[in-house]
A computed fold for a 73-nucleotide RNA from a Phycisphaerales bacterium, annotated as transfer RNA.
The source organism's lineage runs through Bacteria, Pseudomonadati, Planctomycetota, Phycisphaerae and Phycisphaerales.
Its mean pLDDT, the model's own confidence on a scale to 100, is 81.
It was read from a public genome assembly.
It matches the Rfam family "tRNA". Rfam classes the family as a transfer RNA. Rfam's curators write: Transfer RNA (tRNA) molecules are approximately 80 nucleotides in length.

RNA sequence: GGGGCGGUAGCUCAACUGGUAGAGCACUAGCUUUGCAAGCUAGGGGUCGAGGGUUCGAGUCCCUUCCGCUCCA
Numbered sequence: 001g002g003g004g005c006g007g008u009a010g011c012u013c014a015a016c017u018g019g020u021a022g023a024g025c026a027c028u029a030g031c032u033u034u035g036c037a038a039g040c041u042a043g044g045g046g047u048c049g050a051g052g053g054u055u056c057g058a059g060u061c062c063c064u065u066c067c068g069c070u071c072c073a
Base pairs, nucleotide, nucleotide: 001072002071003070004069005068006067007066010025011024012023013022019056027043028042029041030040031039049065050064051063052062053061
């Protein structure tokens, strides 16, 4: 330098054919317990890496760009 894969909640990851952004763990509160842990119930938490385009509508499609992994040279 070129090709491929990936970037979404604090962490690990989903999201079908473009149509309300989710799960587990973690966190907070309550219940339970002498207390802790576990369990149950409820809740908070998002610039979907960044910018632009297409569309009534974009995490998803197109362009540019940044970062990580990997292959080739």